This is a predicted structure of an 88-nucleotide RNA (c-di-GMP-I riboswitch aptamer) from Candidatus Thiodiazotropha sp. (ex Monitilora ramsayi). It matches the Rfam family "c-di-GMP-I riboswitch aptamer". Gene Ontology term of the family: cyclic-di-GMP binding. The sequence was found by an Rfam model in a public genome assembly. The coordinates come from a structure-prediction model, not an experiment, and the mean pLDDT is 84.

């Protein structure tokens, strides 16, 4: 210092749901809760999700389709990046 692993111990995260706000909406804070996690830490590149605004169309300011992210998801998968403890 490098790979590889994860029995134990330390330290850590915290899914569903339930309560409160916030958003149109997906989702997001914060509280409580623990399914589960050796990268469940970072990053929206691949992907996903939503669709207010917009845009086309349907006789159409009002109703209905479609398209579209400048909105969002890293705890579905792929990639990048950096890292804690132990042990081999």
């Nucleotide at each position: 210092u490098g790979u590889u692993c994860g029995a134990a111990a330390a330290g850590g995260c915290a899914a569903a749901c339930c309560u409160g706000c916030c958003g149109a909406a997906a989702g997001g804070c914060a509280g409580g809760g623990a399914c589960g996690c050796a990268a469940a830490a970072u990053c929206a590149c691949a992907g996903u999700c939503u669709a207010a605004g917009g845009g086309c169309g349907g006789u159409a300011u009002u109703c209905c389709g479609c398209c579209u992210a400048u909105g969002a998801c890293c705890g579905a998968u792929g990639g990048a990046u950096u890292a804690c403890c132990g042990a081999a």